[in-house]
RNA sequence: GGGUCGGUAGCUCAGACUGGGAGAGCAUCACGCUGAAGCCGUGAAUGUCCUGGGUUCAAAUCCCAGCCGACCCA
Numbered sequence: 001g002g003g004u005c006g007g008u009a010g011c012u013c014a015g016a017c018u019g020g021g022a023g024a025g026c027a028u029c030a031c032g033c034u035g036a037a038g039c040c041g042u043g044a045a046u047g048u049c050c051u052g053g054g055u056u057c058a059a060a061u062c063c064c065a066g067c068c069g070a071c072c073c074a
Base pairs, nucleotide, nucleotide: 001073002072003071004070005069006068007067010026011025012024013023020057028044029043030042031041032040050066051065052064053063054062
């Protein structure tokens, strides 16, 4: 330098192919339970969907450029 894949909650990731509700598990907090804690149950809070631009009534999702990371080729 070329190519492929990836970047979404504090962490691990799904969702993208097929545009319309942003989600799961873990963690955290509150309550219940307990002598207390753990386990378990119920509930809650948490997002610039990497950045910028474009298309569209509407973009995490499609298109373009860039940044970062992993791998392959050279």
A computed fold for a 74-nucleotide RNA from a Candidatus Woesearchaeota archaeon, annotated as transfer RNA.
The prediction has a mean pLDDT of 82.
Its Rfam family is "tRNA". Rfam links the family to the GO term triplet codon-amino acid adaptor activity.
The organism belongs to Candidatus Woesearchaeota, within Archaea.